[in-house]
Molecule: small-subunit ribosomal RNA
Organism: metagenome
RNA sequence: ACCAGCUGAUCCUGCUGGCGGGCACUGCUAUUGAAAUCCGACUCAAACAUGCAAGUCUAACAGUUCAAGCUAUGAUGAACUGUGGCGAACGGCUCAGUAACACGUAGUCAACCUACCUUCAAGAAAAGUAAACCCCAGGAAACUGGGACUAAUGCUUUAUAGGCAAUAAAUACUGGAAGGUUUUAUUGCUCAAAGAAUUACAUUCAUGCAUGUAAUUCACUUGAAGACGGGACUGCGCUGGAUUAGGUUGUUGGCGGGGUAACUGCCCACCAAGCCGAAGAUCCAUACGGGCCUUGAGAGAGGGAGCCCGGAGAAGGGAACUGAGAUAAGGUCCCUAGCCCUACGGGGUGCAGCAGUUGCGAAUUCUCUACAAUGCGCGAAAGCGUGAUAGGGGGAUUUCAAGUGUAAGCUUUGCUUGCUUUUGUAUAGUUUAAAUCGCUAUGCGAAUAAAUGGAGGGUAAGAUACGUGCCAGCCGCCGCGGUAAUACGUACUCCAUAAGUGGUGCCCACUAAUAUUGGGCCUAAAGCGUCUGUAGCCGGUCUAAAAAGUUUUUGGUGAAAUCUGCAAGCUCAACUUGUAGGAGUGCCGAAAAUACUCUUAGACUCGAGGCCGGGAGAAGUCAAAGGAAUUCCUGAGGUAGCGGUGAAAUGCUAUGAUCUUAGGAGGACCACCAGUAGCGAAAGCGUUUGACUAGAACGGACCUGACGGUGAGAGACGAAAGCUGGGGGAUCGACCCGGAUUAGAUACCCGGUUAGUCCCAGCCGUAAACGAUGCAGACUAGGUGUCCUAACAGCUACAGGCUGUAGGGGUGCCGAAGGGAAGCCGUUAAGUCUGCCGCCUGGGAAGUACGGUCGCAAGGCUGAAACUUAAUGGAAUUGGCGGGGGCGCACUACAAGGGGUGGAUGCUGCGGUUCAAUUGGAUACGACGCCAGAUAAUUUACCAGGGGUGACAGCAGAAUGAUGGACAGUCUGAAGGGCUUUCCUGACGCGCUGAGAGGUGUUGUAUGGUCAUCGUCAGCUCGUACUAUGAAGCGUCCUGUCAACUCAGGCAACGGGCGAGACCCACAUUCACAGUUGCUAUUCUUCUUUAGGAGGAGCACUCUAUGAAGACUGCGAGGGCAACCUUGAGGAAGGAGUGGGCAACGAUAGAUCAGUAUGGCCCGAAUCUCCUGGGCAACACGCGGCAUACAAUGGUUAAGACAAUGGGCUCCGAACCCGAAAGGGUAAGGCAAUCUCUUAAACUUAACCUCAGUUCGGACUGAGGUCUGUAACUUGGCCUCAUGAAGUUGGAAUCCCCAGUAAUCGGAAGUCAUUAUCUUCCGGUGAAUAAGUCCCUGCGCCUUGCACACACCGCCCAUCAAGCCAGCUGAAUGGGGUCUGGAUGAAAAUUAACUUCUUGGUUGAUUUGAUUCUAGUUUCUGUAAAGCGGGCU
Repeated sequence: ACCAGCUGAUCCUGCUGGCGGGCACUGCUAUUGAAAUCCGACUCAAACAUGCAAGUCUAACAGUUCAAGCUAUGAUGAACUGUGGCGAACGGCUCAGUAACACGUAGUCAACCUACCUUCAAGAAAAGUAAACCCCAGGAAACUGGGACUAAUGCUUUAUAGGCAAUAAAUACUGGAAGGUUUUAUUGCUCAAAGAAUUACAUUCAUGCAUGUAAUUCACUUGAAGACGGGACUGCGCUGGAUUAGGUUGUUGGCGGGGUAACUGCCCACCAAGCCGAAGAUCCAUACGGGCCUUGAGAGAGGGAGCCCGGAGAAGGGAACUGAGAUAAGGUCCCUAGCCCUACGGGGUGCAGCAGUUGCGAAUUCUCUACAAUGCGCGAAAGCGUGAUAGGGGGAUUUCAAGUGUAAGCUUUGCUUGCUUUUGUAUAGUUUAAAUCGCUAUGCGAAUAAAUGGAGGGUAAGAUACGUGCCAGCCGCCGCGGUAAUACGUACUCCAUAAGUGGUGCCCACUAAUAUUGGGCCUAAAGCGUCUGUAGCCGGUCUAAAAAGUUUUUGGUGAAAUCUGCAAGCUCAACUUGUAGGAGUGCCGAAAAUACUCUUAGACUCGAGGCCGGGAGAAGUCAAAGGAAUUCCUGAGGUAGCGGUGAAAUGCUAUGAUCUUAGGAGGACCACCAGUAGCGAAAGCGUUUGACUAGAACGGACCUGACGGUGAGAGACGAAAGCUGGGGGAUCGACCCGGAUUAGAUACCCGGUUAGUCCCAGCCGUAAACGAUGCAGACUAGGUGUCCUAACAGCUACAGGCUGUAGGGGUGCCGAAGGGAAGCCGUUAAGUCUGCCGCCUGGGAAGUACGGUCGCAAGGCUGAAACUUAAUGGAAUUGGCGGGGGCGCACUACAAGGGGUGGAUGCUGCGGUUCAAUUGGAUACGACGCCAGAUAAUUUACCAGGGGUGACAGCAGAAUGAUGGACAGUCUGAAGGGCUUUCCUGACGCGCUGAGAGGUGUUGUAUGGUCAUCGUCAGCUCGUACUAUGAAGCGUCCUGUCAACUCAGGCAACGGGCGAGACCCACAUUCACAGUUGCUAUUCUUCUUUAGGAGGAGCACUCUAUGAAGACUGCGAGGGCAACCUUGAGGAAGGAGUGGGCAACGAUAGAUCAGUAUGGCCCGAAUCUCCUGGGCAACACGCGGCAUACAAUGGUUAAGACAAUGGGCUCCGAACCCGAAAGGGUAAGGCAAUCUCUUAAACUUAACCUCAGUUCGGACUGAGGUCUGUAACUUGGCCUCAUGAAGUUGGAAUCCCCAGUAAUCGGAAGUCAUUAUCUUCCGGUGAAUAAGUCCCUGCGCCUUGCACACACCGCCCAUCAAGCCAGCUGAAUGGGGUCUGGAUGAAAAUUAACUUCUUGGUUGAUUUGAUUCUAGUUUCUGUAAAGCGGGCU
């Protein structure tokens, strides 16, 4: 600096995840050194065994013991005990409490204290008193009591100096201000002191001791000052919660006392009733504060354990004593809890000091050394003490530094040799308190030294192999894995970092994602339903003053460490030190400036308001009046139905309905006018008239003079429904009752009908209360409607008239700039600015729960969390879809017709079943007479049985015979296939390991190719330009036309391509060329019974097969802008002449690995290959496609006529003969316009049959033949005779077809040894109906909606069942905190009295008051039956 993730794709909103840095723990791994403000902070301010962490002074004093030594009541040295002095209030540890003058910063003390230290001044006079030791007593101990002795720098008393206070006075000083300092006088109160050592001298017999003098040093007392350290006060700064809104009674202030070092309600008596609070008091929760640390571009955000400064605490709570200083971590007393000792009487204890232990936990070190250094305490000093500190040990905790080699050669996956030596190792010296480490010197030796995470994307690095097969697993997110995994596991290779590297949790950044810098609110989350208005915020023009904000200059302060530059010291670096600087964006002061804002004063009129004028209006409230209609009642008329619906029924009606007419009652409502017209703040307001009230617009030469804008709280209004009370009740009508509809119908439809709908009074307070758009002001092009007003002009009926046009105000539409994600907005802004308010921050849970508050209730307002999830959403795009719309089209759509299928029998295919096997594939259209265009063997893939088969390489074997073959017998369905048996052969080859051949084995979802279908449907697409942020659009749209995206006209498009068309083939007409095997009009010859046959000439015709012509809306008429359409003529053919071939971009993971090809996998002596036999042919059944029929438009018999296309040498086979026939025999011709298959049939003529299961129909079956073939049983075709079934036109449903078509009739070919009810062609006979439509089924285009995109066979909602998760409520039951009463009353302080004299003791009173018990309020929290909704599966 970003990247991935919602979609088929796009833009936006928005969140989730990744990439960076830091901290803690943890996995794997590890050669060495240095440094660090690193290491039980995080959880348990939990509990602690043991040792140590505060002593020192004999130069203050007394005693005891010891040593050496001595003439000694003595002296010297040492140890111990006690008195005494100083210290123990520092240093060290911790962060529980504390939201506070605790801390930070800046000030103040005219309201204070300060041991040791420094300076100055003065001084040190007297007297008294007792502990240890000793003796006695008690006790287990701790310890305690009594008696006698003694000293001091201990204590007490006295003296003086002094100090303090009050009163009076004075005159100087400091200061912002005297109650201060100074001086004098008086009075009152209080009231100091201590010595020691050394030296010298003197006294003494005496070196000592003792005493005295002097000097010095140390100590002591008083006063004044300084320094240091503290105490108190103040301004500002300092977390979250309003689901905490009121708090407070010593509370706020005063007067007078008490108390303190000192001010003060700090405490007390009295007096007053104040004080704090929406700028957040009080309450609750959390938290030691700062320097700083982490991160960031910064503003910030998060942290604040370590080092420094400040505070607080010492097991929990409280209290005082001593002292200069404490309410005292290693002191005392009391209570509480825990632990320890006990002789049960009573005692002891406090590691949040250093080590260490237990516990807790994801988690944090040695019961080390030394006072050598630096400091601290004591001491005159030597010195002593010091878990402060200095050192060492452990720890990948962090940072820094170094290395794991380098060069050559070779037999190169590696090895050898040379060189170097950070580390390693060895020796000596040095270093150190002592060591370690290090350093210096000299040897040895590449030796001792690389891992971790990753390789689908984001994200650097394999489209590598094997294994696995939605399994095992991976994954921050997206996602991967279902047999070819670049994502799992392993291997190889590669990438990143490197003595480290990954994971987990938390913080910052990313994040403009809480937006001051720097976001938003029409539709994505978000404008209160509307208005009035308090506080607050903001505010027109001019002048003057002041200087609060603001700006400039300057002084002080903002500790050190941290940061930056430079330098120096460790070999470098980290690190440390020095020096200079910066920063600390702050606070306090001083001096200036005055544009802007504020303040004060004065003025102004354009904002705002007032006044006057004539107009507009469904504006409001109240009252009165009116109108048509519905319903009901009465009278009259009238008769059988009415009503209602898609169709009905319920209902009403003979007690007379509906209908007509007249009258009456009652309630509600207000047609036409009526208009994207009007009015109102919104909700809302509609007959007419009156009364009262309010607002807006326009016009005016008038008045006030900023009076204004917005508006947290607050208040008012607020549709419908609903609620309370009282009326009213015609219509309509939730609920409810019937009737229908339906699978059901708690609905839609119909008939009834209660509340309600209406009025009065009072609640409720919500709506898609919407322009989904807060209010106010200013500015920024226009055009065109409409309503009100109105100057001017014109007309005029002179009226309150009409018309036109400026201006102002309202209300619509279209649009420039601009804005916006787009849709769209655009002077009525969603544009550009300003002021103020409200609201939003992923989806769900949820507008839910709890609490509060309002309400009669229903409910409203306020309004979370746990948990869950990678999306939710907005706008627009392309498709698809719609029981949306429009246009057009199609015999696999309909309509109008013709003929079928579906019923029967048979054939054939499929399913199912069966079987050793019934091989496999195809399964809506688009599988099912399909692959297969021929299944007896073969085919053949299936089943049973039997046999055969290993290229090539390596290893071992072989002339001592490898190997192969075989008669006979036997096993066998058969076989030198096996076995028995013996002969022949003569060089390769059994076996093993690899590796092959072959595979109709598997995957058509790994593929090529081919094919089917949408579909002969008219579509599909590109280039350039243009539009759009973009996906995309435009072109391809619109209008007309066409079979057609066929063509024409219009158009931000202009052109091109693939398809359509053109093109190719056949047929229909004519012409040209050519006439054999074709033809025979004409002509000749010949034969014959005639029609006629044969031969020659011939090529006119037919025909054959080559090439041309012909049709193009060309011509006429009508319509049309044109394209073109309709119609006519001519023509063999007329508007695509008819029929074919050719068929776009794509889609269906459509079909085919069994046609061939082919990747992967599999079998490999069997899933290969051969042989024999069987099966594919089975048969309760179901389905598809055909054949034949059901008859008279027919059947049978007889006779007769007319084709075309094709095939033929293992072939077609004439003619003749045989047979009843199938067929057989013989055989000419034919490699084909020559011969042959080859008699076409329906048809025509004649006869019979006469409506029946038949002279219809032919299934099935029996017998006998024949052909093919090795073979005809399973299982072929044909012929003859006999047999003679179902079937009398087919339910629901469904198929094909519009002209030479349907229907019907036969023929040929393919396959083929034989076999055709199949397929593909060929001709014969030859209709009906339509020329239309979009109703059904679908197709194309345009448009519209969409929450669909696997695309409606989509998506998706609720309930129910089960499991899991967190939550809410909760009978009940525990624990803790705060607060308030009542009781208890340890201990301390004060005070009084008494007392065995006394530094005490006892008793009483007062005050504070720990602790314990109890009652209550409030709050937090644990367990929990049961219930409730929510989430996930």